[in-house]
Molecule: c-di-GMP-I riboswitch aptamer
Organism: Planctomycetota bacterium
RNA sequence: CCUCGAGAAAGGCAAACUGGUCGCAAGGCCAGGGCGCAAAGUCCUUGGGCCAGAUGUCACUCGCCGCGCUAUGCGUCGAGCGGCAGAUCGGUAGCCGGACUGCCGAA
Numbered sequence: 001c002c003u004c005g006a007g008a009a010a011g012g013c014a015a016a017c018u019g020g021u022c023g024c025a026a027g028g029c030c031a032g033g034g035c036g037c038a039a040a041g042u043c044c045u046u047g048g049g050c051c052a053g054a055u056g057u058c059a060c061u062c063g064c065c066g067c068g069c070u071a072u073g074c075g076u077c078g079a080g081c082g083g084c085a086g087a088u089c090g091g092u093a094g095c096c097g098g099a100c101u102g103c104c105g106a107a
Base pairs, nucleotide, nucleotide: 004105005104012037013036017032018031019030020029021028022027035094041100042099043098044097047096048095049092050091051090052088055085056084057083058082060080061079062078063077
């Protein structure tokens, strides 16, 4: 120096949750908090994954209006809920991954 990472030391970061704030949402930021982290430091979401989602479509339910008569039906419009697809200079880097940099030193 490299690999590597010790119930080592000194420090560092900060999950869930809570409060505030921004966002349709996923989620971001600030404070508290502390599950964890040896890169949980910085950058990349032009590699893969996951999440949200305008919109489209299908099924079901409800409502208004209209039409027809074959009258427990059919069609149109709207709303709700769910399935599928899905624009996105949407989110996640603490899902994996890539680039760069960095503290300490037992085996």